Small-subunit ribosomal RNA from Candidatus Woesebacteria bacterium RBG_13_46_13, 1460 nucleotides, folded computationally. It matches the Rfam family "Bacterial small subunit ribosomal RNA". The coordinates come from a structure-prediction model, not an experiment, and the mean pLDDT is 81. The organism belongs to Candidatus Woeseibacteriota, within Bacteria.
[in-house]
RNA sequence: AAUUUGAGGAUUUGAUCCUGGUCCAGGAUGAACGCUGGCGGCGUGCUUUAAGCAUGCAAGUAAAACGGGCCUCGCAAGAGGCAAGUUGCGAACGGCUGAGUAUAAGAUAGGAAUCUACCCCUUGGCGGGGAAUACCCCGUCGAAAGACGGGCUAAUACCGCAUAAGUCCGCAAGGAGAAAGCGCGUAACUGCGCACCGAGGGAUGAGCCUAUCUCCCAUCAGCUUGUUGGUAGGGUAAUGGCCUACCAAGGCUAUGACGGGUAGGGGACGUGAGAGCGUGACCCCCCAGAAUGGGACUGAGACACGGCCCAUACACCUACGGGUGGCAGCAACUGGGAAUCGUGCGCAAUGGACGAAAGUCUGACGCCGCGACGCCGCGUGAGGGAUGAAGGCCUUCGGGUUGUAAACCUCUUUUGCCAAGCACCAAUGAGCUUGGAGAAUCAGCACCUGCUAACUCUGUGCCAGCAGCCGCGGUAAUACAGAGGGUGCAAGCGUUAUCCGGAUUUACUGGGCGUAAAGCGUUUCGUAGGCGACUAGGUAAGUUACACUUCAAAGACCAGGGCUUAACCUUGGGAAGGGGUGUAAUACUACUUAGAUUGAAAGUUCUCGGGGCUACUGGAACUCUCGGUGUAGGGGUGAAAUCCGUUGAUAUCGAGAGGAACACCAAGGGCGAAGGCAAGUAGCUAGGGAAUCUUUGACGCUGAGGAACGACAGCUAGGGGAGCGAAAGGGAUUAGAGACCCCUGUAGUCCUAGCCGUAAACUUUGCUCGCUAGGGAUCCUCGAUUUAUCGGGGGUUCCGUAAGCUAACGCGUUAAGCGAGCCGCCUGGGGAGUACGAGCGCAAGCUUAAAACUCAAAGGAAUUGACGGGGACCUGCACAACCAGUGGAGCAUGUGGUUUAAUUCGAGACGAACCGAAGGACCUUACCCGGGUUUGACAUGCUAUCGUUUAAGUCUCCAGAAACGGAGACCGAUCCGUAAGGAUGAUAGCACAGGUGUUGCAUGGCUGUCGUCAGCUCGUGCCGUGGGGUGUUCCCUUCAGUGGGGUAACGAGCGCAACCCCUUCCAUAUGUUGAAUAUUCAUAUGGUACAGCCUCGCUUUGCGAGGAGGAAGUGGGGACGACGUCAAGUCAGCAUGGCCCUUAUGUCCGGGGCAACACACAUGCUACAAUGAAGCCGACAAUGGGUUGCCAAGUGGUAACACGGAGCUAAUCCCAUCAAACGGCUUCUCAGUAGGGAUUGAGGGCUGCAACUCGCCCUCAUGAACGCGGAAUUGGUAGUAAUCGCGAAUCAGCUAUGUCGCGGUGAAUACGUUCUCAGGUCUUGUACACACCGCCCGUCAAGUCAGCAAAGUUGGGGGCACCCGAAUGUCCGAUGUUCGGGCAGAAGGUGACACCAGCGAUGAAGAUUAAGUCGUAACAAGGUAUCCGUACUGGAAGGUGCGGAUGGAUCACCUCCUUU
Repeated sequence: AAUUUGAGGAUUUGAUCCUGGUCCAGGAUGAACGCUGGCGGCGUGCUUUAAGCAUGCAAGUAAAACGGGCCUCGCAAGAGGCAAGUUGCGAACGGCUGAGUAUAAGAUAGGAAUCUACCCCUUGGCGGGGAAUACCCCGUCGAAAGACGGGCUAAUACCGCAUAAGUCCGCAAGGAGAAAGCGCGUAACUGCGCACCGAGGGAUGAGCCUAUCUCCCAUCAGCUUGUUGGUAGGGUAAUGGCCUACCAAGGCUAUGACGGGUAGGGGACGUGAGAGCGUGACCCCCCAGAAUGGGACUGAGACACGGCCCAUACACCUACGGGUGGCAGCAACUGGGAAUCGUGCGCAAUGGACGAAAGUCUGACGCCGCGACGCCGCGUGAGGGAUGAAGGCCUUCGGGUUGUAAACCUCUUUUGCCAAGCACCAAUGAGCUUGGAGAAUCAGCACCUGCUAACUCUGUGCCAGCAGCCGCGGUAAUACAGAGGGUGCAAGCGUUAUCCGGAUUUACUGGGCGUAAAGCGUUUCGUAGGCGACUAGGUAAGUUACACUUCAAAGACCAGGGCUUAACCUUGGGAAGGGGUGUAAUACUACUUAGAUUGAAAGUUCUCGGGGCUACUGGAACUCUCGGUGUAGGGGUGAAAUCCGUUGAUAUCGAGAGGAACACCAAGGGCGAAGGCAAGUAGCUAGGGAAUCUUUGACGCUGAGGAACGACAGCUAGGGGAGCGAAAGGGAUUAGAGACCCCUGUAGUCCUAGCCGUAAACUUUGCUCGCUAGGGAUCCUCGAUUUAUCGGGGGUUCCGUAAGCUAACGCGUUAAGCGAGCCGCCUGGGGAGUACGAGCGCAAGCUUAAAACUCAAAGGAAUUGACGGGGACCUGCACAACCAGUGGAGCAUGUGGUUUAAUUCGAGACGAACCGAAGGACCUUACCCGGGUUUGACAUGCUAUCGUUUAAGUCUCCAGAAACGGAGACCGAUCCGUAAGGAUGAUAGCACAGGUGUUGCAUGGCUGUCGUCAGCUCGUGCCGUGGGGUGUUCCCUUCAGUGGGGUAACGAGCGCAACCCCUUCCAUAUGUUGAAUAUUCAUAUGGUACAGCCUCGCUUUGCGAGGAGGAAGUGGGGACGACGUCAAGUCAGCAUGGCCCUUAUGUCCGGGGCAACACACAUGCUACAAUGAAGCCGACAAUGGGUUGCCAAGUGGUAACACGGAGCUAAUCCCAUCAAACGGCUUCUCAGUAGGGAUUGAGGGCUGCAACUCGCCCUCAUGAACGCGGAAUUGGUAGUAAUCGCGAAUCAGCUAUGUCGCGGUGAAUACGUUCUCAGGUCUUGUACACACCGCCCGUCAAGUCAGCAAAGUUGGGGGCACCCGAAUGUCCGAUGUUCGGGCAGAAGGUGACACCAGCGAUGAAGAUUAAGUCGUAACAAGGUAUCCGUACUGGAAGGUGCGGAUGGAUCACCUCCUUU
């Protein structure tokens, strides 16, 4: 000096909180792939087939151990060199790899029964002999490799002898055991150096033993015979069952033996806040291996990578007789693979072997090369520069952006290029210094919906495609593809794979189990284990402190140093933590000793109970049998039927038989561990509680495995069988009904003996102990007294925001609170409590219990809605009551359908259908056919040309159906300007016009509807983690969220009401036309009504009933439509984005169509007649309209109408005598009639260029259906319905019976809210939220996928038994190197056995897949409440029986609680 640290996000929902999984952002790599690529430094590079390997190299050295040979120099002596051989040392190191190995290895700490060449120290020696042998020579065999025979020879090779201080053996006596020389020097010794021998010690290295730690599977639970120990012997350097013989029967194991799978171990490396988790490349240490298996030899050291022997597989050579080989050394090659380099240089450095040394050898090593494989550093220029250039892209067409970016100016020179010099270096090379030229030679990749930094255009149109998750794409895609722009990183950037993190998502640090996954059915019994109350003493194992030692180096951390910096290298330092040894402390734990009583147990007294077992007994009910009375029904249901009954049922009375269950008491009341337990009596037996404080003295708690008990159903055997009642049969219901309902009915239900062992076995809440406000009820018991209460103990139960806990619901001294101990269980949903295996069972089956695959959720609680064949309350012509209709006929109109060249288009439950259309013969017109036209029928701008007789206009003629085309005539020119010329105009061309073409699901605007329903919200406050709630709920009331009261709310807004208009009454003013006056009337202004007054009732308010007054008691009507819903309607009314057409989808013209017609629907008109029809006479309105108009009088015509022309721009004139129903009189007399008028014929009128398709009207003639309308359905509550006529808009005319208005006459009924429909409020359930037209289950059919079973088949590693038996070891024999035999022994062969794995016809389940089939099981009371266990049964969901649960709605009652 050093320690300083922890981030979240997306995704389940309409929204919320929680639980819970999935995914992402970070770091890392011996990596690979895609696109791209300037330089340097330092590292790093077969993770796969421990697959096979051509070629070269990787271990030799010593002539100062030895003899001989050859070559060179030399005259020679001799010197130097080379190769083979003997000999010594090395070759056991170094290098490579990780197959095997779960302990024989490794790490850490210890130990004793050992060896150690070379090296160091010490000590003692080094005397004297001998016999061989290689080389060499001769000969033989062989293709080769190689081998053999004979002969000669040397040594530091080999063998004796002598000596023996140490040494070894032995109790001792005693015995055993060694050596070698060479070089230099000297005249020669002495000498010096290197060797050699004996011994002791050290160092180094190695062998052995012990403890602790060291992966997964219990669906591996028992393993073991040299096994465990002993004795004796052998063997080894050494201990030891290491081996052998004998003896004993041991040894290991739930603290996981044995078996199976996987794996070299450590230092360390990656990540992480840490604890951990993952990994074991490079570097270091240890181990193991060297083609596979076995074996020994030599040696100090090996059972030996580049040694030997044998066997096997493979490969090579061969003359076929026989031989040779081992890259998991460095390069290289083949193969495999997504993938990993040069057949390089050098021993200069470091290190090693040999040597006295020089030196030789060294693919160890040092260097170079290749690869962006990684880390680090540098560069691709710097400063200025706005006309904000051009180009690109976008655009609202103004501009914006790329962008100071570029161009341009000034400057610099890293890297690179050229040149020179310097030092280092084996070389290549690279470094440093200096100089020169030159901005030159150098940027990519990914991304841009959110997470996550970064946005626009075009193309595409659920296609092509994207995607880590959620998810994008179906014509305006910031999500696909391209482009412009942007963001991030940068010589790299992305993707993929793997690891850690995030993940507190295995939780030691640091989680949970009422309802989310999770408490065993129970624990009376209890083993192992874990934990354990008080006091005192001792010990010191845990614990704490200190000291010593160790945990190699490298790495990590800190401080320095060296490369220009960094990476990299290097020096020094030290902690935490672990192991060992020693000393000390003694609070706690532990062990031990002693004691005590409060935990626990026992005792005494009293008491409690459907606790259990056995035996006996009882009454009611039920069924059956017999008998009596009695007669036609009974039974059953929503309604019925099957069924029983005249052979006498049901009913009723009597008698008898039988089996099962025990009403009332009876209660959130009792007992039991749980399951469970109920008539009474007796016997046997277990338990709890209170009081007393007598005894023992911690004897306790929990409890893996284990044992026992354990509803119902079910099974076995034997009984029994009344009722009920799976299955079965029949009857109903139904589309069907294998169900619900009904009639029968077998197992079963009951008993005895035995099995089974499961339930919603639930308080969905394990057991024990302590602590933490209360209030009420009830059972047992004790005490006190005032006899009604209070207090104590033990149970049961309800409420409660005391506190606290909880995601919330809720729990709350009987905890789900605060703590302690022990056990069990959970880790996303599905697959699945399934398969396989194992255990149990007679069986049914139970217990234990996976994986592949698949999804991004599954789930809990609560919120707001919506919904319910849930509940409560309320409203509405919603029902009911009444009136008139529609649905039947004919016709009109609209729609569908059909037809057609076209029958243009739109509107479709209510809320389309006399709707757009307030008026289709042409036009309209959008449709069809045909004919024309192309700057256009219409607008604006530009360019060029023309212009005093051209343009425009008018008229005539020709062709034509017209448009259009052609010809001619007449009229005819404006303004400015002297003129030229310009404006206006025409022609030609260019921009553009034009589109009823498409999208109402791109839009604006407008409209419909719920609904003129009473609702919809906000601010602040309060409550809640939150969504949200409160307010707005409750009581009374109202047409009304209207008003009042109460109230954690107080206020406010949009709606309601009111303000506005019309009408009704009054007043005032005015007065053209109303003849004057008054009035009516009209216009304008104002008033009146507010439940104001009285009485009564209800609780004050307020409301209701009645009354008075008044024209009128919310008087009537209209306009006005909250937040929102329906992707409601409309691009064809208009506007408008995008797309589409441009000699046509534009435009003009003629004709046709929109008017068709087997049919169906909707809305109307006219009727069916006497409350009528027809004729004649008579009376009373209002709103409106009129100059291209209304049209009077008069005349003509039967009439439609015509002629006519007065008046009127309208309170004046006209339509318009203004009406009709009505009243009076007459005819008709119940009929298809004088009802009804359809249809058709004939003749006329009007409008209009034109009435054929296709107008209206009039007259005459004709005279159809139709006699009041099935199921069903509409309107209307008062001036309403019904009925009667009148007017207007559109309009040349009209299809109008439509629409909008106007007045005349003018009713009936409403008990009431049970039901239908619609709506509102509150509440409840919900698996719905696209909101019940919702959601959703199962079979069947089809495709795909992965598993399971399966006759069999293929492969693998094992052990067992037997056969054969190499090298080698050992024993025996012998004629003794040889040979024969025995034992052990690798590989091989045979047999049976399990185990593991692959494939497998077929079978049964599972998962999954926009629109298949059958039903409707579940969610609401889901229409039979649901679910659990079990049994039977059915196409399927499912149904039924028995027992159980509430995780069931609704109503009533009871109990309890809260408040007053």